About this RNA:
RNAcentral holds the full RNA, with entries from ENA and SILVA. The part of an RNA shown here (small-subunit ribosomal RNA, 3' major domain) has 489 nucleotides and comes from Aphelenchoididae sp. MMP-2018. Taxonomically the source falls in Aphelenchoididae (Eukaryota, Metazoa, Tylenchina, Tylenchomorpha).

Context: one part of a larger RNA
């Protein structure tokens, strides 16, 4: 001094309570992990800070495990052997999963590319993250952290970095043996908000003129169409800029400082992320990486590649999540209604409109778009009305499992997946324990996108509907500051 403990004072945090929401723990089933078991069931990771994590939805590949086969991609030197052949391919049979001349019979082509051998080397999802480097993660979402010159103090060390008030802040005021300053907060960056203001658009519209069709005579008035005018124009639409919110201002509180609460105009008076200090952890990753040190293997290879199988194996025990235990529901016409995304290596087989066949699923022709132009008004779904159910393990729930049609792949058997019809389990609101949460939020709904031949119960975004209850304590859990005390380092 303080990463510890004891007390004692403030302070703050839905990884805390408090009031309440939704829940999980209980059933099914999926998905990681343990164990079991296997020829393998490769593998790291274990409170927080492992366990829908590795961006890890593995049929082959991936693949690091298993059981088998090939192959040299063993560089350079040095030596050996060598044209009276180094060495290489190869039908048929035999072998063999194999049309691997791998190996054997057989005997033909090729000809200096080579081949053994020692040294060395190259490669390795081979060890070692406790040998590292970068990155990530967490201490730690909080205010915190440190110099320079000056005080003190024998030094170590302190002041500065504070009684008090305040703030989300070591944010400010102010007080002061300090004074000046640095990193961090804040500023910033991005994202959402409103602009009848500038700038604009045939890849967004809008008006206006024109033509057609309807309105059972005709003008007009209304409707709909028309890549017909390109004539006006930017309110919707798009978007690069610009300003706008500075707590300005009423009224109150307060050493009438800093700033708190209020009310008016006002889109907005706390939009949500991002970045993020110093000191650390023997966190994690050698399996991101042609980063990388050591070691160990290196031709019967831990190299590489091919066939097969495995990562899916199930007496159980843990986690995350789906779907549900109905009537605020469930099946069937109807009605209207989103917002992010994305679409082929200019020749690919991505988005797909429409016709037509198919009960579906899905086919087969066509068009369209390399994309504000096509898909596409992306006409989602929850949801609102109806009309049937009517409290039963039921028309609730869908596990499990036969049969049969498609679909993608070279291949689907241990069932990729989608349909149809049959089959109809547990589950009647869930013990003790725990979790996340403050406003367009929780919750409920779907939709894209990443993985993608083909497959989401994941994750990442995207809008729709859309709440109850705090806006407070420090009582548990925990962090921060002071003071004390002085066991412990």
């Nucleotide at each position: 001094u303080g990463a510890c403990g004891g007390a004692a004072a403030g302070g703050c945090a839905c990884c805390a309570c408090c009031a309440g929401g939704a829940g999980u723990g209980g059933a099914g089933u999926u998905u990681g992990c343990g164990g079991c078991u296997u020829a393998a069931u490769u593998u790291g990771a274990c409170u927080c800070a492992a366990c829908a994590c590795g961006g890890g939805a593995a049929a082959u590949c991936u693949c690091a495990c298993c059981c088998g086969g090939c192959c040299a991609g063993u560089a350079a030197a040095c030596u050996g052997a060598u044209a009276u052949g180094a060495u290489u391919g190869a039908c048929g049979g035999a072998u063999u999963g194999a049309u691997a001349g791998c190996u054997c019979u057989u005997u033909c082509a090729a000809g200096a590319u080579a081949c053994g051998g020692u040294u060395a080397a190259u490669a390795g999802u081979g060890g070692u993250g406790c040998a590292u480097g970068g990155c990530c993660g967490u201490u730690c979402u909080u205010a915190g952290u440190u110099c320079g010159u000056g005080g003190a103090u024998u030094g170590g060390u302190u002041u500065g970095u504070c009684u008090g008030c305040u703030u989300a802040a070591u944010u400010g005021c102010g007080a002061u043996a300090a004074c000046g300053a640095a990193c961090g907060a804040g500023a910033c960056u991005u994202u959402g908000a409103a602009c009848u203001g500038g700038u604009a658009a045939a890849u967004a519209g809008a008006g206006c003129c024109c033509g057609u069709g309807u309105c059972a005579g005709c003008c007009c008035a209304g409707c709909a169409c028309g890549a017909g005018g390109u004539c006006u124009c930017u309110u919707c639409u798009u978007a690069a800029a610009g300003g706008a919110a500075u707590g300005a201002u009423u009224g109150g509180c307060u050493u009438c400082u800093a700033g708190c609460c209020u009310g008016c105009a006002g889109a907005g008076a706390u939009u949500g992320a991002g970045c993020a200090a110093a000191a650390a952890c023997a966190g994690g990753u050698c399996u991101g990486u042609u980063a990388u040190g050591c070691c160990c293997u290196u031709a019967g290879a831990u190299g590489u590649u091919c066939g097969g199988g495995g990562c899916c194996g199930c007496a159980c025990g843990c986690g995350u999540a789906c779907u549900a235990c109905a009537a605020u529901g469930g099946u069937g016409g109807u009605a209207g209604u989103a917002g992010c995304g994305u679409g082929g290596u200019u020749u690919g087989u991505c988005c797909u409109u429409c016709u037509c066949c198919g009960a579906c699923a899905g086919g087969a022709g066509u068009u369209g778009g390399c994309a504000a132009a096509c898909g596409g008004a992306u006409g989602a779904g929850a949801u609102a009305g109806u009309a049937c159910c009517a409290u039963g393990g039921c028309c609730g729930g869908a596990a499990u499992u036969g049969a049969g049609c498609g679909u993608u792949g070279a291949a689907a058997u241990u069932g990729u997946u989608g349909c149809u019809c049959g089959u109809g389990a547990a589950c009647a609101a869930g013990g003790a324990a725990u979790u996340c949460c403050a406003a367009g939020u929780a919750a409920g709904u779907g939709c894209g996108a990443g993985u993608c031949a083909u497959u989401a119960a994941c994750u990442c975004g995207c809008a729709c509907u859309g709440a109850u209850u705090a806006c407070g304590u420090c009582c548990c859990u925990g962090c921060c500051u002071u003071u004390u005390g002085u066991a412990c380092a």